[in-house]
RNA sequence: GGCCCCUUCGUCUAAUCGGCGAGGACGCCAGCCUCUCAAGCUGGUAAUGUUGAGUUCAAGUCUCACAGGGGUCA
Numbered sequence: 001g002g003c004c005c006c007u008u009c010g011u012c013u014a015a016u017c018g019g020c021g022a023g024g025a026c027g028c029c030a031g032c033c034u035c036u037c038a039a040g041c042u043g044g045u046a047a048u049g050u051u052g053a054g055u056u057c058a059a060g061u062c063u064c065a066c067a068g069g070g071g072u073c074a
């Protein structure tokens, strides 16, 4: 330098031929339970998705560029 892949709540992760401003687990908060704590149960909480632009009625999902990470060839 060429080509390919990844980037989503605090953390890990789902969504697949574009159609819920996004689900789950852990965490966190509240309540129940307990003498108290833990465990358990119930409810709640947080992501406009690396950044910018484009296409579209509609984009996490398609296109282009950018940044970071990884792989491969030379």
Base pairs, nucleotide, nucleotide: 001073002072003071004070005069006068007067010026011025012024013023019057027045028044029043030042031041032040051065052064053063054062
Molecule: transfer RNA
Organism: Oscillospiraceae bacterium